[in-house]
RNA sequence: AAAUUGAAGAGUUUGAUCCUGGCUCAGAAUGAACGCUGGCGGCAUGGCUAAGACAUGCAAGUCGAACGGACAUAUUGAUUGGGUAACCGAGAUGUAUGUUAGUGGCGAAAGGGUGAGGAAUAAAUAGGUAACGUAUCUUUGGCUUCAGGAUAGCGUCUAUCCCGACUUGUCGGGGUUUCCGAAAGGGGCAUUAAUACUGAAUAAUAUCACUUGCUUAACUGCUUGUGAUCAAAGAUUUAUCGGCUUUUGAGCGGCCUAUUUCCUAUCAGCUUGUUGGUGAGGUAACGGCUCACCAAGGCGACGACGGGUAGCGGGACUGAGAGGUUGGCCCGCCACAUCGGGACUGAGACACUGCCCGGACCUCCACGGAGGGCUGCAGUAACGAAUAUUGGGCAAUGGGCGAAAGCCUGACCCAGCAAUGCCGCGUGCAGGAUGAAGCCCCUCGGGGUGUAAACUGCUUUCAGGGAUUAGAAAGCUCCGGUUGAUCAAUCCCAGAAGAAGUCACGGCUAACUUCGUGCCAGCAGCCGCGGUAAUACGAAGGUGGCAAGCGUUAUUCGAAAUCACUGGGCUUAAAGGGCGCGUAGGCGGACAUGACAGUACUUUGUGAAAUCCCCCGGCUUAACCGAGGAAUUGCGAAGUAUACUACAUGUCUUGAGGCAAGCAGGGGUGUGUGGAACUCUUGGUGGAGCGGUGGAAUGCGUAGAUAUCAAGAGGAACGCCGAAGGUGAAGACAGCACACUGGGCUUGUACUGACGCUGAGGCGCGAAAGCGUGGGGAGCAAACAGGAUUAGAUACCCUGGUAGUCCACGCUGUAAACGAUGCCUACUAGGUUGUGGGGGUUCUGACACUCUCACAGUCGAAGCAAAAGUGUUAAGUAGGCCGCCUGGGGAGUACGGUCGCAAGGCUAAAACUCAAAGGAAUUGACGGGGGCUCACACAAGCGGUGGAGCAUGUGGAUUAAUUCGAAGCAACGCGCAGAACCUUACCUGGGUUUGACAUGCCUGGAUGCCGUCCUGGAAACAGGAUUGGCUGCCCUCGGGUGAAACUAGCACAGGUGCUGCAUGGCUGUCGUCAGCUCGUGUCGUGAGAUGUCGGGUUAAGUCCUUUAACGAGCGAAACCCUUACCGUUAGUUGCCAGCGCGUCAUGGCGGGGACUCUAGCGGGACUGCCGGUGUCAAACCGGAGGAAGGCGGGGAUGACGUCAAGUCCUCAUGGCCUUUAUGCCCAGGGCUUCACACGUGCUACAAUGGCAGUUACAGAGCGACGCAAUACCGCGAGGUGGAGCAAAUCGCAAAAAAGCUGCCCCAGUUCAGAUUGCAGGCUGUCAACUCGCCUGCAUGAAGGUGGAAUCGCUAGUAAUCGCGUAUCAGCGAUGACGCGGUGAAUGUGUUCCUGAGCCUUGUACACACCGCCCGUCAAGUGAUGGGAGUUGGGAGUACCCGAAGUCGGAUUGCUAACUUGUAAAAGAAGCGUCUGCCGACGGUAAGCUCGAUGACUGGCACUAAGUCGUAACAAGGUAGCCGUAGGGGAACCUGCGGCUGGAUCACCUCCUUU
Repeated sequence: AAAUUGAAGAGUUUGAUCCUGGCUCAGAAUGAACGCUGGCGGCAUGGCUAAGACAUGCAAGUCGAACGGACAUAUUGAUUGGGUAACCGAGAUGUAUGUUAGUGGCGAAAGGGUGAGGAAUAAAUAGGUAACGUAUCUUUGGCUUCAGGAUAGCGUCUAUCCCGACUUGUCGGGGUUUCCGAAAGGGGCAUUAAUACUGAAUAAUAUCACUUGCUUAACUGCUUGUGAUCAAAGAUUUAUCGGCUUUUGAGCGGCCUAUUUCCUAUCAGCUUGUUGGUGAGGUAACGGCUCACCAAGGCGACGACGGGUAGCGGGACUGAGAGGUUGGCCCGCCACAUCGGGACUGAGACACUGCCCGGACCUCCACGGAGGGCUGCAGUAACGAAUAUUGGGCAAUGGGCGAAAGCCUGACCCAGCAAUGCCGCGUGCAGGAUGAAGCCCCUCGGGGUGUAAACUGCUUUCAGGGAUUAGAAAGCUCCGGUUGAUCAAUCCCAGAAGAAGUCACGGCUAACUUCGUGCCAGCAGCCGCGGUAAUACGAAGGUGGCAAGCGUUAUUCGAAAUCACUGGGCUUAAAGGGCGCGUAGGCGGACAUGACAGUACUUUGUGAAAUCCCCCGGCUUAACCGAGGAAUUGCGAAGUAUACUACAUGUCUUGAGGCAAGCAGGGGUGUGUGGAACUCUUGGUGGAGCGGUGGAAUGCGUAGAUAUCAAGAGGAACGCCGAAGGUGAAGACAGCACACUGGGCUUGUACUGACGCUGAGGCGCGAAAGCGUGGGGAGCAAACAGGAUUAGAUACCCUGGUAGUCCACGCUGUAAACGAUGCCUACUAGGUUGUGGGGGUUCUGACACUCUCACAGUCGAAGCAAAAGUGUUAAGUAGGCCGCCUGGGGAGUACGGUCGCAAGGCUAAAACUCAAAGGAAUUGACGGGGGCUCACACAAGCGGUGGAGCAUGUGGAUUAAUUCGAAGCAACGCGCAGAACCUUACCUGGGUUUGACAUGCCUGGAUGCCGUCCUGGAAACAGGAUUGGCUGCCCUCGGGUGAAACUAGCACAGGUGCUGCAUGGCUGUCGUCAGCUCGUGUCGUGAGAUGUCGGGUUAAGUCCUUUAACGAGCGAAACCCUUACCGUUAGUUGCCAGCGCGUCAUGGCGGGGACUCUAGCGGGACUGCCGGUGUCAAACCGGAGGAAGGCGGGGAUGACGUCAAGUCCUCAUGGCCUUUAUGCCCAGGGCUUCACACGUGCUACAAUGGCAGUUACAGAGCGACGCAAUACCGCGAGGUGGAGCAAAUCGCAAAAAAGCUGCCCCAGUUCAGAUUGCAGGCUGUCAACUCGCCUGCAUGAAGGUGGAAUCGCUAGUAAUCGCGUAUCAGCGAUGACGCGGUGAAUGUGUUCCUGAGCCUUGUACACACCGCCCGUCAAGUGAUGGGAGUUGGGAGUACCCGAAGUCGGAUUGCUAACUUGUAAAAGAAGCGUCUGCCGACGGUAAGCUCGAUGACUGGCACUAAGUCGUAACAAGGUAGCCGUAGGGGAACCUGCGGCUGGAUCACCUCCUUU
């Protein structure tokens, strides 16, 4: 010097947004497990499950210096045997050394293990013990004298056989065996020692009693004196070690107190030794600890009692912290030792490896009995996802015993196993580009892996081999010496050698491509991927992360402010109790004084060590370890301070209350009374209907209804006033009068003096419905009956109608009981209205103005809020108290409790399931919501379709095939602007395989092509003949080359095969509707809004005006084409006025440009002018002029987008499929079928017509593979023939309707023309049967204007009439596209149908109403409640039994020590036995409680395409919802009361602005 440095978010509800809210992820950690992989070392850690069971070995012994023996060895050696002797033996006794079973001492209560029990007899912290103990150790004083009897040990016990002696049942010797028992174990006799045991003596400041003095709250302690009582053991190496008593200390314990220590109230009352006292007993000690008696207490909402769970702490993990979770390893405490009970011994135990008893289990057994306890270390099986060696050593540290050596020690130290964790090291380093090969991708050019490898040079940690010694060592010793289980350190050797994996790569989240697969297989933490182009599955390449590990799973904390103390909320998201009174509790006005509990500061004790933090040090570093600090936020003690809070005392008036005078009121209760209406009864009048509805019917009525008049009866509700109003705590309260009664407001005031606020429990009030008893009953009206409606109609509508509605008394106790807003107090801009008071201004009064108090509305500043909104009546700013919420569903349900007569109310879960559920606002879309506007949308008209026949397309049926596509509008005379072959895609049959077509490579050899002919054949094709014709380029004519073509082969061609939901392009439709957007600015947290809205106006988002908008773009309009008028220019093929010529006639000819016309260029129309209306506007209406007037008519032109609209069969194209076929060629057939249905058309049904005759007037087109005139033939189609014309010249070409004349005379016709027959014509490079068109003659069907329904059209339009063209040989054309002729009617409106646009409103829709969505039923799965019961566990109660054992009592049994005694014996005491209380186990009985299971049964949840309806969301088609009651397959319906969280329209009121 240091020890306080620390806070991140993301994904997911929606079309999008903000908020609320849950789910999920990224982090750290672990006694872990699993998958893949695995080089080394250090340090740690390692049965979390079955406190379930255990084989085997070890885990507590030691002391001979306490004691007597025994044994062994050495020695001594009395005595003695054999031998001549040497010598060989036996051996009493003593001594020494060693070993030791037993007696005795100490230890065994420590150490080691585990966490079952235990929620307090426990733990932690702080205290107390004057209410206590303590072996070993320490300190002080003193003592250590005498005597005695036993008992282990040691010895012995029996039976039988043989031999011998004899006294024939005894003795001696020998053999086998050795008292009983299988064993465990036990017994008899004899005898012995001690530091074992016993007696006696002495003794104190020891103990007890009394006592003196001091002290104390207290005989509480110390102290003085007197009396009484209590002790001992010896051993040896002679230096010590012991023994007894006393005192002291340390350490260790016992007991007591305070505080703290989990969940549950669906556990609310518990307790009889219970609480206290007196006395006694007991204990080391206090105490109901135990007992007797007395009293009736004690505990509890600050949670007793009960239930569940759990060893507690130091600490550990996490966290910014506060907290949350946890208690493995290490340390402290507790508890336990197979389960339960008990004591003994001892200083200490009710004792893990002691004893007794009972139970369960196991073992041995000769069946009589015995034995056992790994939750010590190893180990075993079992359990389990899962956890190690039956190792070494006492060398170190520590413990026991011993004087010591020493012995014992699974404590401990080490080693082994396991990547289980933390830490460290390595798997090389440097150079090296033809950027090798391989693999992967590719746009085929290349790119990646990648300096990576190979190759060159260098190094050697670790592992491997070898050698060395000083460290862990201190000790012990006979002084000679000896001790390391295990590890460490140092040096040398060889060679890059032996050493890399795992997970991920859609977002969160760092990291991307290819192939395979095809809602399959699979993935997934959440969102979600996968249905043929998957960065999400599987594989590969590549990349990213970490690394001897990496992932997964499980669990904890964090993120989560998602239980909020720090640090949340409650109008609408979850959440204010229906309302009041009030208990406990919480909180509380002003001033002063006191005291110091809280509070603050200082000091101090404690907060064990370890851990965390700081600094230093030791292992090469680190992990790890050592040392010193800091910290330990806590508890105790002492002192100081006194502002605040609490406390005590005194005072005050402003909070609160009181008193007086007034005021308003549907406040409450009871009694009485009134009129209108209604129904009924009676009577009169009257005579056919009434009633009811969308329309009807049921119903009532000739037995007289309805209507009307009169009289009477009855019950319920109170019109106008009346309201935006009043009162009440809320529910609620309305004719009038009276009686009783609660509260409020104003004004005054000389009273009390904080008496206040809130309010868990509690008590009371509490709409409607409902229940009980008794009344009452007019109207209304659940249920019910009938009639309608409807597919049905258990409804809505109608006719009836019972409970009920009403009254009295009692119960129920709930509502959208709402302002969805708890009560109280204070503060914070205003405007305005109403109700009830009071005051001021004016001489008075009215009016007016103004001030003020209380209450009730509305608009609004600031602020708040997610926003909507709120805003002095707060949802603002603060304070106090209460209630409530914590994702959706399950569920306000089950069980339990409680209340209720019942219906039911209050309280109130879990399993399971989902990733959302929800609030507010936004943009759309939608509405059987509203407003405005438009359109042949309707209306007004005209003509059609739907009926007939035919044509044509489609469906269906059929077929070998009837190719394919198009499908509401927006498919269906559509693709097809031409199916006999071809087309043609389809079918049958035949043929072919580099191909009918393209490109390239390659073989061949000069060939090859054209023509002609023959054979087979339906043809294609196959095979053959040939004299004919043609056959490139260079060239030195020898040859070279091989272009074109052919031939054989390889790549490939080909596909009208699939996918229009992979696409391009093109097209349809909304819709020629007026819309769709952008920049900047502004507003909003934001999505978004504004602009684009409002008022006018328009065909138009056209224009004007207003305006937080100002501008702009795509659309609209205009520009373009055409048509209508004029001018000008130009006149051929067009024209012909004037001048000529010619003709029967004709612009036929000369000529002309005037006219028509043609086709270029211009002009013209702009609301320009006038009047009116309108905002001084835009514009509209009318008028003039004009060929044309308000866009002049028509066309082309189609915004952003919608419909996964249509088309892969026009074309193009990704992917897939096919390749002697799904390609190509050919013949024949089919696309043309036909009981039927639909669409679009044609022709008709006739007289506005048909027929016959006659006579006019167009436009636009087309023509050489053509149009074709005149002429001739044919009734005709047509034929012959061929002038003219590549066209303003010629031709098609006749226009028709119309006009004129005549006939027909209303009929199946002189209408209509189908069908059929006969005869012809035309086309075709073959062909007209299937299957063409046309002509003539004959035939002559249906059809008499068309049901429901439906289409087109607003002017040169509809209607009607003909003409042309494309395709095309011909044609099925009545179609399509154009052209002109004739030429109307109606409407000037927007109620309705359809569609569209704008504004607004509601919404639970956003795939956007073809939306969403509810319930029953049926199926499968899952969890759960009830359930006759069955079964298991737990805790108690009562009674029975009563082991061991302590305690008490008894004792006829036995007995060495002591006493008495000469002795015998007696006494005392002990042992044994009997007995009483208590007492474990066990049993019985009735209950409580927690599970498991259970036929059957209730609801719940989930599950692509089940059934029935359509309840809700829009006015959801009967507004919805709440409570209650009844009913019904179901959603639901109905009655009564309530709410707006209801749309729409009108009226009233209020407010804002001017």

Source information: A computed fold for a 1554-nucleotide RNA from a Phycisphaerae bacterium, annotated as small-subunit ribosomal RNA. Lineage of the source: Bacteria > Pseudomonadati > Planctomycetota > Phycisphaerae. The sequence is in RNAcentral, with records from ENA. Its Rfam family is "Bacterial small subunit ribosomal RNA". Rfam links the family to the GO terms ribosome and structural constituent of ribosome.